[in-house]
């Protein structure tokens, strides 16, 4: 420095971080909320920091001192 073969690592789950969990994906991928109108690509309105659980930090309502 060449060639094969195998493995191991990774990423993602509608707004931040951790950890246990489940489940999806192989980079051409998974993933990228939900409702109602309409002139169908636009309007308008609504819930939640989790896929799930627990913690921590934002943010939003109520009490109490």
């Nucleotide at each position: 420095g060449c060639g094969u073969g195998g493995g191991a690592u990774g990423g993602g789950a509608a707004u931040g971080g951790a950890g246990c969990u489940u489940c999806c994906c192989g980079a051409c991928a998974a993933c990228c909320g939900c409702c109602g109108g309409c002139u169908c690509g636009c309007c308008g309105g609504c819930u939640g920091a989790u896929g799930g659980c627990u913690c921590c930090u934002g943010c939003c309502g109520g009490a109490a001192c």
Source information:
Predicted 3D model of a 65-nucleotide RNA (Fluoride riboswitch aptamer (crcB RNA motif)) from Shinella pollutisoli. The sequence was found by an Rfam model in a public genome assembly. NCBI's taxonomy places the organism under Bacteria, Pseudomonadota, Hyphomicrobiales, Rhizobiaceae, Shinella.